[in-house]
RNA sequence: UGCGGAGUAGAGCAGGGGCUAGCUCGUUUGGCUCAUAACCAAAAGGUCAUAGGUUCGAAUCCUAUCUGCGCAA
Numbered sequence: 001u002g003c004g005g006a007g008u009a010g011a012g013c014a015g016g017g018g019c020u021a022g023c024u025c026g027u028u029u030g031g032c033u034c035a036u037a038a039c040c041a042a043a044a045g046g047u048c049a050u051a052g053g054u055u056c057g058a059a060u061c062c063u064a065u066c067u068g069c070g071c072a073a
Base pairs, nucleotide, nucleotide: 001072002071003070004069006067007066010025011024012023013022018056027043028042029041030040031039049065050064051063052062053061
């Protein structure tokens, strides 16, 4: 320098134009227990990397930029 794929909750990921953005773990609260773990129930936590564009409508499509990964030179 070129190409490819990635960025979504504290962590790991799904969702690839529409109705409330979801799953597992974690955290908090309650239950259970002599107590802890396990188990059960609930809750909190997201400017969907940033900016612009297309569209009636964008996490999703397009463009640029940023960050980190892989391959090639």

The RNA shown here (transfer RNA) has 73 nucleotides and comes from an uncultured Clostridia bacterium.
It matches the Rfam family "tRNA".
The coordinates come from a structure-prediction model, not an experiment, and the mean pLDDT is 81.